Transfer RNA from a Patescibacteria group bacterium, 72 nucleotides, folded computationally. Its mean pLDDT, the model's own confidence on a scale to 100, is 81. Rfam family: tRNA.
[in-house]
RNA sequence: GCGCCCAUAGUUCAAUGGAUAGAACGGAGGCUUCCGGAGCCUUAAACCGAGGUUCGACUCCUCGUGGGCGCA
Repeated sequence: GCGCCCAUAGUUCAAUGGAUAGAACGGAGGCUUCCGGAGCCUUAAACCGAGGUUCGACUCCUCGUGGGCGCA
């Protein structure tokens, strides 16, 4: 330099172009307990950035950014 893949809660991952973007673990509060742990209930928290297509975009397209792999 060229090609391919990936980017969503703190972490690991989901989400036919269409409902308020979900789950697990973790965090906070509560119940329970002599105190903890376990268990149960509640709760906060995310679409890498900018454009484009579309009635509608996490999803499709373009450029950029970051990471990984391969070739040179």